[in-house]
SAM riboswitch aptamer (S box leader) from an uncultured Holophagaceae bacterium, 97 nucleotides, folded computationally. The sequence was found by an Rfam model in a public genome assembly. The coordinates come from a structure-prediction model, not an experiment, and the mean pLDDT is 89.
RNA sequence: GAGUUAUCCAGAAAGGUGGAGGGACGGGCCCUGUGAAACCUUGGCAACCUGCGAAAGCAAGGUGCCAAUUCCUGCCGCGAGAGCGGAGAGAUGUCGA
Numbered sequence: 001g002a003g004u005u006a007u008c009c010a011g012a013a014a015g016g017u018g019g020a021g022g023g024a025c026g027g028g029c030c031c032u033g034u035g036a037a038a039c040c041u042u043g044g045c046a047a048c049c050u051g052c053g054a055a056a057g058c059a060a061g062g063u064g065c066c067a068a069u070u071c072c073u074g075c076c077g078c079g080a081g082a083g084c085g086g087a088g089a090g091a092u093g094u095c096g097a
Stems, first nucleotide, its partner, number of pairs: 003095001005093004013042005021031003025074004043066003048062002050059003070089001075086004
């Protein structure tokens, strides 16, 4: 990286370094010198794996995450419309070679 499978309308930020980008991609719309990305420290959320348990559940070792529903949307269907449903894409975990 390809595959598998589950979830994605909940939740959770301060400081230091840094110095212009960031929100996957296109279109929007946003965030950002009142300091972007990245890295570090500390803190937190959550509970996929894990441990315990008959279960409910508890814990928090391994990941993950801490602007906006995955920020909205893209393709298909329904609908007069607002919108609704599904798919795809993406993210994260699990499994397995």